This is a predicted structure of a 100-nucleotide RNA (SAM riboswitch aptamer (S box leader)) from a marine eukaryotic metagenome.
The prediction has a mean pLDDT of 82.
The model forms 97% of the base pairs in the Rfam consensus.
RNAcentral holds the sequence, with entries from MGnify.
Its Rfam family is "SAM riboswitch aptamer (S box leader)". Its family is annotated with regulation of gene expression in the Gene Ontology.
RNA sequence: UUAUCAAGAAAGGUGAAGGGAAUAGACCCGCUGAAGCCUUAGCAACCCUCAAUGUCUUAAUAGAGAAGGUGCUACAUUCUACCCUAACGGGGAAAGAUGA
Numbered sequence: 001u002u003a004u005c006a007a008g009a010a011a012g013g014u015g016a017a018g019g020g021a022a023u024a025g026a027c028c029c030g031c032u033g034a035a036g037c038c039u040u041a042g043c044a045a046c047c048c049u050c051a052a053u054g055u056c057u058u059a060a061u062a063g064a065g066a067a068g069g070u071g072c073u074a075c076a077u078u079c080u081a082c083c084c085u086a087a088c089g090g091g092g093a094a095a096g097a098u099g100a
Base pairs, nucleotide, nucleotide: 001100002099003098004097005096010040011039012038013037014036018029019028020027023081024080025079026078041073042072043071046069047068048065049064050063052061053060077095082092083091084090085089
């Protein structure tokens, strides 16, 4: 810089009181064991692989796959906050996360 973010997918060990990014509010999760770390399993399909259309070559489009690199596996990125809108609804932004 750009794409995506209401789908999907958890058990065990260790640990010991916090956690859901930060601030505020709300709402939740947690001693029937939070965060962190480790192991195994899984999800997805960004990179990737295959073959098709297409092109001078690229690009692009839709499809299939899952060995490898990331990522992820409570709640919409948990919700609200700023702007637009008649609105408890809807749309957008900012910030953040992840990939290339």